Predicted 3D model of a 504-nucleotide part of an RNA (small-subunit ribosomal RNA, 5' domain).
Context: one part of a larger RNA
RNA sequence: GGACGAACGCUGGCGGCGUGCCUAACACAUGCAAGUCGAACGGUGAAGCCCUUCGGGGCGGAUCAGUGGCGAACGGGUGAGUAACACGUGGGCAACCUGCCCCGGGCUCCGGAACAACCCCGGGAAACCAGGGCUGAUACCGGAUAUGACCUCCACGGGCAUCCAUGGGGGUGGAAAGGGUUUCCGGCCCGGGAGGGGCCCGCGGCCCAUCAGCUUGUCGGUGGGGCGACGGCCCACCGAGGCGACGACGGGUAGCCGGCCUGAGAGGGCGAACGGCCACACUGGGACUGAGAUACGGCCCAGACUCCUGCGGGAGGCAGCAGUGGGGAAUCUUGCACAAUGGGCGCAAGCCUGAUGCAGCGACGCCGCGUGAGGGACGACGGCCUUCGGGUUGUAAACCUCUUUCAGCGGGGAAGAAGCCUUCGGGUGACGUCACCCGCAGAAGAAGCACCGGCAAACCACGUGCCAGCAGCCGCGGUAAUACGUGGGGUGCAAGCGUUGUCC
Numbered sequence: 001g002g003a004c005g006a007a008c009g010c011u012g013g014c015g016g017c018g019u020g021c022c023u024a025a026c027a028c029a030u031g032c033a034a035g036u037c038g039a040a041c042g043g044u045g046a047a048g049c050c051c052u053u054c055g056g057g058g059c060g061g062a063u064c065a066g067u068g069g070c071g072a073a074c075g076g077g078u079g080a081g082u083a084a085c086a087c088g089u090g091g092g093c094a095a096c097c098u099g100c101c102c103c104g105g106g107c108u109c110c111g112g113a114a115c116a117a118c119c120c121c122g123g124g125a126a127a128c129c130a131g132g133g134c135u136g137a138u139a140c141c142g143g144a145u146a147u148g149a150c151c152u153c154c155a156c157g158g159g160c161a162u163c164c165a166u167g168g169g170g171g172u173g174g175a176a177a178g179g180g181u182u183u184c185c186g187g188c189c190c191g192g193g194a195g196g197g198g199c200c201c202g203c204g205g206c207c208c209a210u211c212a213g214c215u216u217g218u219c220g221g222u223g224g225g226g227c228g229a230c231g232g233c234c235c236a237c238c239g240a241g242g243c244g245a246c247g248a249c250g251g252g253u254a255g256c257c258g259g260c261c262u263g264a265g266a267g268g269g270c271g272a273a274c275g276g277c278c279a280c281a282c283u284g285g286g287a288c289u290g291a292g293a294u295a296c297g298g299c300c301c302a303g304a305c306u307c308c309u310g311c312g313g314g315a316g317g318c319a320g321c322a323g324u325g326g327g328g329a330a331u332c333u334u335g336c337a338c339a340a341u342g343g344g345c346g347c348a349a350g351c352c353u354g355a356u357g358c359a360g361c362g363a364c365g366c367c368g369c370g371u372g373a374g375g376g377a378c379g380a381c382g383g384c385c386u387u388c389g390g391g392u393u394g395u396a397a398a399c400c401u402c403u404u405u406c407a408g409c410g411g412g413g414a415a416g417a418a419g420c421c422u423u424c425g426g427g428u429g430a431c432g433u434c435a436c437c438c439g440c441a442g443a444a445g446a447a448g449c450a451c452c453g454g455c456a457a458a459c460c461a462c463g464u465g466c467c468a469g470c471a472g473c474c475g476c477g478g479u480a481a482u483a484c485g486u487g488g489g490g491u492g493c494a495a496g497c498g499u500u501g502u503c504c
Base pairs, nucleotide, nucleotide: 001504002503003502004501006500007499008498009497010496013369014368015367016366017365018364019362020361021327026325027324028323030322031321032320035070036069037068040067041066043064048059049058050057051056077280078279079278087204088203089202090201091200092199093198096197097196098195101193102192103191104190105189106188107187108186109143110142111141112140118133119132120131122129123128149172150171151170152169153168154167155166157164158163178185179184206252207251208250213243214242215241218240219239220238221237222236223235224234225233255277256276257275258274259270260269261268262267282303283302284301285300286299305316306315307314308313333359335358336357337356341355342353343352344351345350372402373401374400375399382393383392384391385390406445408440409439410438411437412436416431419428420427421426448493449492450491451490452489453474454473455472459488460487461486462485463484469476470475
């Protein structure tokens, strides 16, 4: 000098764009953050319409819980753990998986038994739970058919060991679902794709040797189990190996990267925001469901903590958004909207979406703008200094002429809407009293902070008297202090200026 997620002191006009718990991965009141589909299904049946013998009946379908489907594994948060194939980069899988989506081919036949809801009845303070009876499905089960799968035989070709591909024969066990109806939306099997994931390997990136030896599933083999898949992943048996000064093992520290800061570069430091990957979700452990989880707003067990209780028993997990307490030098609103973008569900209308878009707060940062412009004295008043002549503040002010950005008031007023809906006329914007444009008034509402001994730009007076104090270094202060304090003046930056901390 530059930089900052900053803080502190003094000061503070406006706007745009960013950014804002770095500490206690401390504890959390309250609300919201993940649902949706009636075009899968049985019920429930509001409004409205029609009929009525006035009891009611029919059409109609809002709504509601349940069965079922898809989603809830995304999106959002955090950085605790992790020195590791976690990450980065380059490869491998002839050792693998992949719902929804796209392309190609084929198929969608025949049956059956239940269970919620509902009804009956019971237990419980509650959370909820038991028993009996009825019923539907794109829920569940059986059978048929089938390219493919698996086993086996034959032929031919290829490869990096294990092996892979193609054609043919035999055997084994495997599919399906309907709904709507004008168009349509689905279901099953096989092959391919796209995107996503899993596993393996080479190389790379912290400190301590005041850590020097470490290791028994350890290292390898055979056989097996297990997995989507290779594997000591797991198991039995056999062998005795494996790693290490090219730093094993141990300890400390730490999420990694794209990047960010600095620097001429080499390098050094950092890993906030944004993007990618990983890990975690009160702490520890476990599996279930599923294409996918070992699952933040799912389940089970244990623990700590909090809450309810009729004392028998129950409920909870903000490192989602906002907010509270606490910790701290320190970090925001319990806001608006789904209009846009994106996501889930749905044929769609649409519903949901604290993702997101916006608004609010904070000079926290960067950038832009303003606080007026021109004229104006042989130089007012006042202040300060003075050698008492004057000097300086100073064209500064007053005064004259002019302008009106920004803020204020009034009026007008987009784009963001492509799309979607539509009765084909039109409707649909949170932001938004927005931006932007026009008009009105009047210099009107808007300057501070640090420094002035040398480094280093800027000097006098008074006060003080090694006191009070200053200080980044050198050093100032003990009676004339340009170094302390105040005043005048000056210098430098400016809605900021200084100080502190950290990095280069």
Rfam family: Bacterial small subunit ribosomal RNA. Its family is annotated with ribosome and structural constituent of ribosome in the Gene Ontology. Its mean pLDDT, the model's own confidence on a scale to 100, is 85.